[in-house]
RNA sequence: GCGGAGGGCCGGAUGACCGCGUGGCAAGGCAGUAAUGCAAUGCCGCGAGGAAAGUCCGGACUCCAUGAGGCGACGGUGCCGGGUAACGCCCGGCGGGGGCAACCCCAGGGAAAGCGCCACAGAGAACAGACCGCCCCGGUCUGCCGGGGUAAGGGUGAAACGGUGGGGUAAGAGCCCACCGGGGGGCUGGCAACAGCGCCCGCAUGGCAAGCCCCACCGGGAGCAAUGCCGAAUAGGGACCGCGCGCGAAGCAAUUCGCAGGGCCGCCUUGCCCCAGCAGGUCCGGGUAGGCAGCUAGAUCCGGUCGGCAACGGCCGGGCCAGAGGAAUGGUCAUCCGCCUUGAAGCAAUUCAGGGUGACAGAAUCCGGCUUACAGGCCCUCCGCGCAG
RNA sequence: CGGGGCGUAGCGCAGCCUGGUAGCGCGACGGUUUUGGGUACCGUAGGUCGGAAGUUCGAAUCUUCUCGCCCCGA
Repeated sequence: GCGGAGGGCCGGAUGACCGCGUGGCAAGGCAGUAAUGCAAUGCCGCGAGGAAAGUCCGGACUCCAUGAGGCGACGGUGCCGGGUAACGCCCGGCGGGGGCAACCCCAGGGAAAGCGCCACAGAGAACAGACCGCCCCGGUCUGCCGGGGUAAGGGUGAAACGGUGGGGUAAGAGCCCACCGGGGGGCUGGCAACAGCGCCCGCAUGGCAAGCCCCACCGGGAGCAAUGCCGAAUAGGGACCGCGCGCGAAGCAAUUCGCAGGGCCGCCUUGCCCCAGCAGGUCCGGGUAGGCAGCUAGAUCCGGUCGGCAACGGCCGGGCCAGAGGAAUGGUCAUCCGCCUUGAAGCAAUUCAGGGUGACAGAAUCCGGCUUACAGGCCCUCCGCGCAG
Repeated sequence: CGGGGCGUAGCGCAGCCUGGUAGCGCGACGGUUUUGGGUACCGUAGGUCGGAAGUUCGAAUCUUCUCGCCCCGA
């Protein structure tokens, strides 16, 4: 210098003016039954993000359900250890794969519990099988036929029932041997996943579990429109008071009896019980509209130090960092910065002048993660190649 | 805030669960029939299966992420 790998950060800056939301203080006004709100003045302060997004996980918080434990169903997670409030997240390691390397990727438990699937091609696709071939025997009309053996070679396929080499054989074959692979068991190291080294077994069971399934572990449901408090008007509910309360009979009266009506099951009968009306008054309780709380100080941020490889944790010091709620966080100007473009000067690096432009996107109960989007720029570490010393 | 469904040829839909050939109707194009058109008959073309990764020998189908549309509940 060229190419590449990993990690971190910024994501326009400063000032002036105008405007918006909100908190505190000061002094009042208006509305409303109340709770509380509305508009405005002065001063001081604060006012979007790394993703506020997707809403994919995990929690805090609140209500509902729930005696405890176990089993089953359903859903999720899945190498080992650690971190954490928790996680499907993060860190470290193990195994496998890719890259010359830095480094990157892995939904990474179980296929000898069982079921299922493996198209086409191919002889044969899972306790398999013989098309070509090889070998033996018999026949023969000698460019072959029949029977048997074999699975080394060819061919098909994504995959062909261990691989390579040697021995052996009629030809062959773990038939035998060496190495590799595999299985079982042992020792050593490691918390563990796992690794290393002997021994035994001739080899016995391919792939798919992001097919069903098995094993281990986890999970009660709902969500701030949760939930709590205050609470009108109108309608409806309840209690009491007041007036009223069919017809007839008895009685001085309170009251009693008979008849008629309605309700209690769609209709009928019987029996029992209940009932009548009022734009009336007073009081009570629930709920609606509306208002307030929940609502932002917290698993918080910054710096230092200690422990730890790290994720992270402990301690000390300092800071306060939006709280709206149909929803504020904006606009103009000036200078500077980055990018694009035009013109001029210059061999060039570059300089000057003009114009344009500022990525993705915007809080809505809060927090920890993941994922996705993102113009442009800065910093650190490492790897490979080339050149020079 | 929570839940569900859909995306396949110009249009409307199958196929997906249980992976292996993408198909049906209308439409388009060409031909025959007709004086011509329609109808009828015959034939042909046309599909990145919304997008990107992954699992698998193999993906429209299974899984994850993502884009767009529709519906439901508090």
The prediction has a mean pLDDT of 77. Predicted 3D model of RNase P RNA and transfer RNA as a complex of 463 nucleotides. Rfam match: Bacterial RNase P class A. Rfam's curators write: Ribonuclease P (RNase P) is a ubiquitous endoribonuclease, found in archaea, bacteria and eukarya as well as chloroplasts and mitochondria. Rfam classes the family as a ribozyme.